Predicted 3D model of a 157-nucleotide RNA (c-di-AMP riboswitch aptamer (ydaO/yuaA leader)) from Trujillonella endophytica. The model forms 95% of the base pairs in the Rfam consensus. The prediction has a mean pLDDT of 77. Rfam family: c-di-AMP riboswitch aptamer (ydaO/yuaA leader). Its family is annotated with regulation of gene expression and cyclic-di-AMP binding in the Gene Ontology. About the family: This family represents a conserved RNA structure found upstream of the ydaO and yuaA genes in Bacillus subtilis and related genes in other bacteria. Taxonomically the source falls in Trujillonella (Bacteria, Bacillati, Actinomycetes, Geodermatophilaceae).

RNA sequence: CCUGCCCACCGGCCGACAUCCACUCCCCACAGGGCAGGGGUGGGGGACCCACGGUCCACGGCGCGUCCGCGCGCCUCGGGGUGAAGCCGCACAUCGCGGCCGGGCACCGAUCGCCCGAACCCGACAGCUCACCUCACCGGCGGUGAUCGGAGAACUC
Numbered sequence: 001c002c003u004g005c006c007c008a009c010c011g012g013c014c015g016a017c018a019u020c021c022a023c024u025c026c027c028c029a030c031a032g033g034g035c036a037g038g039g040g041u042g043g044g045g046g047a048c049c050c051a052c053g054g055u056c057c058a059c060g061g062c063g064c065g066u067c068c069g070c071g072c073g074c075c076u077c078g079g080g081g082u083g084a085a086g087c088c089g090c091a092c093a094u095c096g097c098g099g100c101c102g103g104g105c106a107c108c109g110a111u112c113g114c115c116c117g118a119a120c121c122c123g124a125c126a127g128c129u130c131a132c133c134u135c136a137c138c139g140g141c142g143g144u145g146a147u148c149g150g151a152g153a154a155c156u157c
Stems, first nucleotide, its partner, number of pairs: 001038007011028002015025002040137006050127001060075006078125001079122004086100005101117005107150006
């Protein structure tokens, strides 16, 4: 974004109640809300091949159970994931400093200038990876630094 269904303030034809009107009931249905599915975009898991791979040992910690093979639960100084948010050196109980590198300042490039380098998740475990499986797209905010060059759009003629 699309489809279907449900609810449905306001609104509306006929009809029911009723002499009429109003109210109420029935029906339709907008805004809006809810549920289900689909599409699109982005992420994670996941073969052969490839990569990794000297040898040996080793499924980290705690608890429970066990047929003693292992199973279940919890944790995170191992490992892994989203993200720009990493590495190194010095100092340090901590807050710190410096270098390299990564990201931002509403299209692209250059120069100068100004900033950021967090947080969270998985839970012993994951390379790549067709099929396949799975997650997110309703948390909250901000609103062009300047110059030069380029690209594009709108309006007018």